The RNA shown here (SAH (S-adenosyl-L-homocysteine) riboswitch aptamer) has 78 nucleotides and comes from a Gammaproteobacteria bacterium.
Rfam family: SAH (S-adenosyl-L-homocysteine) riboswitch aptamer. For this family Rfam cites "Riboswitches that sense S-adenosylhomocysteine and activate genes involved in coenzyme recycling" (Wang et al., Mol Cell, 2008). Rfam links the family to the GO terms regulation of gene expression and S-adenosylhomocysteine metabolic process.
[in-house]
RNA sequence: UGUUUCGAGGAGCGUUGCGACCGGGUCAUACCCUGCCAGGCUCGAAACAGGGUUCAUAUUCAACGGCGCUCAUAAAUA
Repeated sequence: UGUUUCGAGGAGCGUUGCGACCGGGUCAUACCCUGCCAGGCUCGAAACAGGGUUCAUAUUCAACGGCGCUCAUAAAUA
């Protein structure tokens, strides 16, 4: 750094549908149609693979998540 698994990022309802995915059309991975769809993102841990290479200490404990609405938390006040 990548892949996978798990956890966390307060909780819901409605709605649109880009990507991915199922199905169909198609020579076709292109393109089209239908369905589904707003944790697909970030952080942390573990395993595996690859890369890098002195070691240690200190600091920090998050930032985001289409649109509309509701609740929770919050005494937080420009």